[in-house]
Context: one part of a larger RNA
RNA sequence: GCCAGCGAGUUACAGGAUACGGCGGGUUAAGGCGGAAAUGCUGAAGCCAAAGCGAAAGCGAGUCUGAAUAGGGCGUUAGUCGUAUUUUGUAGACCCGAACCCAGGUGAUCUAGCCAUGGCCAGGAUGAAGCUUGGGUAACACUAAGUGGAGGUCCGAACCGGGUGAUGUUGAAAAAUCAUCGGAUGAGCUGUGGCUAGGGGAGAAAUUCCAAUCGAACCUGGAGCUAGCUGGUUCUCCCCGAAAUGCGUUGAGGCGCAGCGUCAAUGUGUAGUCAGGGGGGUAGAGCACUGAAUCGGUGCGGGCGGCGAGAGCUGUACCAAAUCGAACCAAACUCCGAAUACCCUGGCGUUAAUUGGCAGUGAGACUGUGGGGGAUAAGCUCCAUGGUCGAGAGGGAAACAGCCCAGACCACCAGCUAAGGCCCCAAAGCCAUCACUAAGUGGCAAAGGAGGUGAAGGUGCGUAGACAAUCAGGAGGUUGGCUUAGAAGCAGCCACCCUUUAAAAAGUGCGUAAUAGCUUACUGAUUUAGCGCCUUUGCGCCGAAAAUGAACGGGACUAAGUGAUGCGCCGAAGCUGUGGAUUUAUGGUAGGGGAGCGUUCUGUUGUAGGUUGAAGCACUAGCGUAAGCAGGUGUGGACGAACCAGAAGUGAGAAUGUUGGC
Numbered sequence: 001g002c003c004a005g006c007g008a009g010u011u012a013c014a015g016g017a018u019a020c021g022g023c024g025g026g027u028u029a030a031g032g033c034g035g036a037a038a039u040g041c042u043g044a045a046g047c048c049a050a051a052g053c054g055a056a057a058g059c060g061a062g063u064c065u066g067a068a069u070a071g072g073g074c075g076u077u078a079g080u081c082g083u084a085u086u087u088u089g090u091a092g093a094c095c096c097g098a099a100c101c102c103a104g105g106u107g108a109u110c111u112a113g114c115c116a117u118g119g120c121c122a123g124g125a126u127g128a129a130g131c132u133u134g135g136g137u138a139a140c141a142c143u144a145a146g147u148g149g150a151g152g153u154c155c156g157a158a159c160c161g162g163g164u165g166a167u168g169u170u171g172a173a174a175a176a177u178c179a180u181c182g183g184a185u186g187a188g189c190u191g192u193g194g195c196u197a198g199g200g201g202a203g204a205a206a207u208u209c210c211a212a213u214c215g216a217a218c219c220u221g222g223a224g225c226u227a228g229c230u231g232g233u234u235c236u237c238c239c240c241g242a243a244a245u246g247c248g249u250u251g252a253g254g255c256g257c258a259g260c261g262u263c264a265a266u267g268u269g270u271a272g273u274c275a276g277g278g279g280g281g282u283a284g285a286g287c288a289c290u291g292a293a294u295c296g297g298u299g300c301g302g303g304c305g306g307c308g309a310g311a312g313c314u315g316u317a318c319c320a321a322a323u324c325g326a327a328c329c330a331a332a333c334u335c336c337g338a339a340u341a342c343c344c345u346g347g348c349g350u351u352a353a354u355u356g357g358c359a360g361u362g363a364g365a366c367u368g369u370g371g372g373g374g375a376u377a378a379g380c381u382c383c384a385u386g387g388u389c390g391a392g393a394g395g396g397a398a399a400c401a402g403c404c405c406a407g408a409c410c411a412c413c414a415g416c417u418a419a420g421g422c423c424c425c426a427a428a429g430c431c432a433u434c435a436c437u438a439a440g441u442g443g444c445a446a447a448g449g450a451g452g453u454g455a456a457g458g459u460g461c462g463u464a465g466a467c468a469a470u471c472a473g474g475a476g477g478u479u480g481g482c483u484u485a486g487a488a489g490c491a492g493c494c495a496c497c498c499u500u501u502a503a504a505a506a507g508u509g510c511g512u513a514a515u516a517g518c519u520u521a522c523u524g525a526u527u528u529a530g531c532g533c534c535u536u537u538g539c540g541c542c543g544a545a546a547a548u549g550a551a552c553g554g555g556a557c558u559a560a561g562u563g564a565u566g567c568g569c570c571g572a573a574g575c576u577g578u579g580g581a582u583u584u585a586u587g588g589u590a591g592g593g594g595a596g597c598g599u600u601c602u603g604u605u606g607u608a609g610g611u612u613g614a615a616g617c618a619c620u621a622g623c624g625u626a627a628g629c630a631g632g633u634g635u636g637g638a639c640g641a642a643c644c645a646g647a648a649g650u651g652a653g654a655a656u657g658u659u660g661g662c
Stems, first nucleotide, its partner, number of pairs: 001662006011091013025048003031042003052059002062074004094232002097229001101222006112196009121186001123155003126151001130147006159183003163180005198214001200210003207216001235596006245258005259361002261358006268352001272348007284336001285334002290330002294326005301319002303316005364389010394405003409580004414576003420570003423555003429567001431566006442557001448542002452539010469526005475499003480494003505520001509518002581586002597651001599648005609639001616635005622629002
């Protein structure tokens, strides 16, 4: 892991409700009698009901409040006993599951410390005190050699340990092996016997040890502790069908009440829509108030300047109250002011409501809209208001709970459509007409940028010849004056005239040291029909760098892209058709209600049946909407139904379930 067996709402008592039954007031309890047994016969003690109201005195179909003969509150209606179902309470109370706490015991054969009595430590090294002898001293001291053999001394086996690395890690081993390493006469190691016990002992002290168990051992008991927590909870079909909200909570993943579901009773009258009547201060808008805020006019007051000895006068391209004009802003502004929503009445109308039984829910998610928080961030968070998912299958969005379409009673190799699609994958248009796009834009993105290209409008020039190009001219006074070393159109300052002209600047740019030179404006000619500028708009271009290769689902597409118009078709469990079921409208989680199937035992009954073959098992072409039921064949070899009732150890796939097998 699989298979098979076992495996979870039970029982007692006391309440509530419902159904059915007895009686009409109901009913007995203990006890007694009796019997095979009984739910039999007795047995009114008691209980419920039969009258309520008031705190009470008390009154009474009324009573209390009250001054009240007012109003209002509570009353004035047949129950009771049993059986069944369901639910609540008390009990282990659907089952399994703690860590703990307490009591009484068992443990120091492991280990810690201690007590008593024994045992053990190869070999080597070092060489303390003391002593002896020599030297030395007045005598000591001191000194040399020898002797001596001290030490939590040194090296190193046994023994004790366990610092490092590797192996091992379902090991050879629930702590080892190999290599290396520490102590090794000491606070040493060790045998035997003994002592200390859990609210405790022991501890060179680590929460360390106390039998592979230690922040409190183990065993048994209290004990089925408790578990607002996790997991599990076994046959079928039919009807309805939620919630993830509010308030409170030592409350927040739990409860209580309400909300929302279901079932029953009652039988009053509602959902929705239309019409009429209402109040409002939101959206918008506005500036009349409160504030914010820009420009202009007038300008209190101030700053600065001038005059004055001062008082003061005066100027002001400065600031600026107030006011006027203009243009604006506001959740906590309003002179205004919707749509919706809400309330009332009426019509049409279908559903609500009340009371009671039984619940579940009280973690919600995304999306549209209106908002708060955040950064006008989040698959963010908090409200409101719709939708969907939750509890919803089907079609579309490549795939994709929450998006779009659409709500699945069953069957059909029938039809029509929705969203979305119609070149191939892949059902249906390489459909038709008119445009646009050239970027594979389509098939990700901004500010910003650009003689990309289409459309619309405006404006100027143009056959008296425009725009562009080409040819030619582009002069004189004059090198204007000033400045300057120079300044001659072209460093800079001032001025910017006049003449000849078809036209030509006291000069548009390049250039020179300054001149020179090139060029432009301007003019003529050649050529020839449109040219320039501005605004709006469609589709494109650039801007465009990320980590495996990925931004049409792929192939591919110049339409099979985009805009507009039109006609077809495909396309779902939608709608239709045909047949069928049932409660007439039938998706469904939590949950409520209803109807059934099967198992064991009991009564009928050891009956019907059964060696001419029971139960069980295997295979199998029948029936039923399902649980299931029946038939046949084989096996098996002795039991054993059905109907109608009753009672339950009554249905297995899940519980890291449990036992067995593999």
Molecule: large-subunit ribosomal RNA, domain II
Organism: Pseudomonadota bacterium